This is a predicted structure of a 350-nucleotide part of an RNA (small-subunit ribosomal RNA, central domain) from Trichopus zeylanicus subsp. travancoricus. Taxonomically the source falls in Trichopus zeylanicus (Eukaryota, Streptophyta, Liliopsida, Petrosaviidae).
[in-house]
Context: one part of a larger RNA
RNA sequence: UUGGGCAUAAAGUGUCUAUAGGUGGCUUUUCAAGUCCACUGUCAAAUCCCAGGGCUCAACCUUGGACAGGCGGUGGAAACUACGAAACUAGAGUACAGUAGGGGCAGAGGGAAUUUUUGAUGGAGCGAUGAAAUGCGUAGAGAACAGAAAGAACUCCAAUGGUGAAAGCACUCUACUGGGCUGACACUAUCACUAAGAGAUGAAAGCUAGGGGAGAAAAUGGGAUUAGAUACCCCAGUAGUCCUAGCUGUAAAUGAUGGAUACUAGGCACUGUGCGUAUCGACCCGUGCAGUGCUAUAGCUAACACAUUAAGUAUCCCACCUGGGGAGUAUGUUCGUAAGCAUGAAACUC
Numbered sequence: 001u002u003g004g005g006c007a008u009a010a011a012g013u014g015u016c017u018a019u020a021g022g023u024g025g026c027u028u029u030u031c032a033a034g035u036c037c038a039c040u041g042u043c044a045a046a047u048c049c050c051a052g053g054g055c056u057c058a059a060c061c062u063u064g065g066a067c068a069g070g071c072g073g074u075g076g077a078a079a080c081u082a083c084g085a086a087a088c089u090a091g092a093g094u095a096c097a098g099u100a101g102g103g104g105c106a107g108a109g110g111g112a113a114u115u116u117u118u119g120a121u122g123g124a125g126c127g128a129u130g131a132a133a134u135g136c137g138u139a140g141a142g143a144a145c146a147g148a149a150a151g152a153a154c155u156c157c158a159a160u161g162g163u164g165a166a167a168g169c170a171c172u173c174u175a176c177u178g179g180g181c182u183g184a185c186a187c188u189a190u191c192a193c194u195a196a197g198a199g200a201u202g203a204a205a206g207c208u209a210g211g212g213g214a215g216a217a218a219a220u221g222g223g224a225u226u227a228g229a230u231a232c233c234c235c236a237g238u239a240g241u242c243c244u245a246g247c248u249g250u251a252a253a254u255g256a257u258g259g260a261u262a263c264u265a266g267g268c269a270c271u272g273u274g275c276g277u278a279u280c281g282a283c284c285c286g287u288g289c290a291g292u293g294c295u296a297u298a299g300c301u302a303a304c305a306c307a308u309u310a311a312g313u314a315u316c317c318c319a320c321c322u323g324g325g326g327a328g329u330a331u332g333u334u335c336g337u338a339a340g341c342a343u344g345a346a347a348c349u350c
Stems, first nucleotide, its partner, number of pairs: 004321002008303001012318001014201004021194003025088001027086003033081002035077009049065006091191001092188003096183004103177002106174004110154001114150006121143001125136002162169002206247006215241001220236004258317006266295011299306001323350003332343002335340001
């Protein structure tokens, strides 16, 4: 490179925005670059292939012809692609009217619990475990009562639920703000899809500086268990966990399933919204659009399973894979304070 693949066998970038590039609605028309047709020039000879001929045959030698194509020239065709012009509205978008939501950011407020502390009551144990011990306690613990302080997280509602590109997001209220969905009629008129490089964002842990530190808790110490026990269990306990400003850029970052468009039996349920029907009214019933689930036919699959939210049927674009180990290692380079991250082999071996 070709062919084949990418849920689970190797393989979908963590996610999004977007440049180059690739691809691209409908109608009329110009042109003839791509495309197609005819004629023609050339691509030395030899070789290869086909039909003959010559060495007794063959290899070999030789005559003639052709295939497969490439690059030009001339004259045509105009369906498709491209270019130019003009129009359209189904894609896309804007405006309008509604609507749901833990979407984001900032500020303010709240109660329960926990720990500490103060006061008063009281007087011997408490706590822990499979059982214990370390531990706390007559210097008055634990328990119950009243007050104070602090930090972190928000019970029930809660769901197969909602929302966000993903990571994620949940006590209550307020300000600012992003996106979605529905409806009907206007407007723009291809403005679209994908996306190498690039940029943005990105759990937890970790790092830098300054705060904060209730609970729980890597490391660490002690007590047990055990043959041992650098563990599981218990008593303590620091970093970190929290906030502010930066860095890091990774996860089984998972739906182990890239994005977009179109088509392809049903049934049940939930969320948002519109219409019809109905009612005093909320419900209920039928139905459209957008999402979220279960089940199941065709189809597909190695099977499991998937099945209008496809892993079905097709088209476009991107990322990635090519036996196991060596190895996500070595080396070089970019980035980073570091930890490391990204890119990424070979020898050898089975």